[in-house]
RNA sequence: UGAAAGAAAAUAGCGCCAGGACUCUUAGGAGUUGACGAGGACCAGAUUUAUCGAAAGAUUCGGCGGAUGAUCUGGAGGUAUGAUGCUACCUAAACGAUGAGCAAAAAUAAUGAGUAAUCAUUAAACAAAUAUCAUCAAGCAUAACU
Numbered sequence: 001u002g003a004a005a006g007a008a009a010a011u012a013g014c015g016c017c018a019g020g021a022c023u024c025u026u027a028g029g030a031g032u033u034g035a036c037g038a039g040g041a042c043c044a045g046a047u048u049u050a051u052c053g054a055a056a057g058a059u060u061c062g063g064c065g066g067a068u069g070a071u072c073u074g075g076a077g078g079u080a081u082g083a084u085g086c087u088a089c090c091u092a093a094a095c096g097a098u099g100a101g102c103a104a105a106a107a108u109a110a111u112g113a114g115u116a117a118u119c120a121u122u123a124a125a126c127a128a129a130u131a132u133c134a135u136c137a138a139g140c141a142u143a144a145c146u
């Protein structure tokens, strides 16, 4: 220096780069960039283009891999007056409707590194969905009770 093996930690807008873009290099090539946060897990299987907005206007393009998404099926559980069954909607914060509802980058400035592209740190703001909170409000059948 390389290969192999083992252990631990971290990461789901997560990881990687051979296209592209950009920088340097007397032209061999080397390097930089390649998603800004919020949000997200009952169990199993299958399918599939996996939620929400932000951006001084957009390469966050393109490719590969992955992922708690969505639909369907089955199982467990919750709510619908107490019980059972069916039905509907959901997932341990567990019906539905309405209203409210919490960022970080970018940009700017300063500092540091680099020949440069660019990278890192610090500073104050501005979202939507979801969680959550409040209000309203809801089945059929059977048996029994009041």
Base pairs, nucleotide, nucleotide: 014065015064016063017062019061020033021032022031023030024029036053037052038051042075043074044073045072046071047070048069076091077090078089079088080087083142084141085140086139096136097135098134099133100132108123109122110121111120112119113118

Predicted 3D model of a 146-nucleotide RNA (glmS glucosamine-6-phosphate activated ribozyme aptamer) from Coprobacillus sp. Lineage of the source: Bacteria > Bacillota > Erysipelotrichia > Erysipelotrichales > Coprobacillus. It matches the Rfam family "glmS glucosamine-6-phosphate activated ribozyme aptamer". It is annotated as a riboswitch. From the family's description: This entry contains a glucosamine-6-phosphate activated ribozyme that is found in the mRNA for GlmS. GlmS is an enzyme that uses fructose-6-phosphate and glutamine to generate glucosamine-6-phosphate. The ribozyme catalyses self cleavage of the glmS mRNA that is thought to regulate GlmS activity. The prediction has a mean pLDDT of 75. The sequence is in RNAcentral, with records from Rfam and Ribocentre. The same sequence occurs in records of 2 taxa.